This is a predicted structure of an 85-nucleotide RNA (c-di-GMP-I riboswitch aptamer) from Neobacillus terrae. The organism belongs to Neobacillus, within Bacteria. It matches the Rfam family "c-di-GMP-I riboswitch aptamer". Rfam's curators write: GEMM was predicted in a large-scale screen for bacterial structured RNA regulatory elements.
[in-house]
RNA sequence: AUAUGAGAAAGGCAAAUUCAUUGAAAGAUGAAGACGCAAAACUAUAGGGACUAAAGUCAUUAGACAAUGUUAGCCAGUUACCAAU
Numbered sequence: 001a002u003a004u005g006a007g008a009a010a011g012g013c014a015a016a017u018u019c020a021u022u023g024a025a026a027g028a029u030g031a032a033g034a035c036g037c038a039a040a041a042c043u044a045u046a047g048g049g050a051c052u053a054a055a056g057u058c059a060u061u062a063g064a065c066a067a068u069g070u071u072a073g074c075c076a077g078u079u080a081c082c083a084a085u
Stems, first nucleotide, its partner, number of pairs: 001085002004083002012037002017032006035073001041078003047075002049071003056065003
């Protein structure tokens, strides 16, 4: 340095689900739990995508639009351990 990755060693994260808290919701946090992950580390004030729809607008029945809310375990950007080359 790499458009390499589980053969070895060390260490790490934690989906669904359940309970509690929180939130309008999406979701988040904690505990239990492991589906998986070589960046499942950080960034939502570079950007695309996705989710929700409170304020607000329209309609006044349903509803539609709406991000300033959320998602990094969708892509992306940044940095990094071990091994191999």